[in-house]
Molecule: transfer RNA
Organism: Puniceicoccales bacterium
RNA sequence: UGCAGGGUGGAGCAGCUUGGUAGCUCGUCAGGCUCAUAACCUGGAGGUCAUUGGUUCAAAUCCAAUCCCUGCAC
Repeated sequence: UGCAGGGUGGAGCAGCUUGGUAGCUCGUCAGGCUCAUAACCUGGAGGUCAUUGGUUCAAAUCCAAUCCCUGCAC
C1' cells in the first nucleotide's frame, strides 16, 4: 500500500442478502419460592446499531468517505 472479514445494552452473538416496532443467551436489579443460599419462576432497567454525510415517506440494513480490530498478499 492492496484485498477480505468484522464494529449492534456490561459480555458473547443474531438481525443486513429482500429497508418498515432492535432481538437471543448470560450478566445486573426487584419480587416470588426456601429456615437460608443456590437452582427455578415472574417482571424491570440498560442500545444515539464505530463516526460523518447522502438516497428514501422511512436506514442497523442501500451508497460514499473516514476511524478502529483481525487475517492474507506485497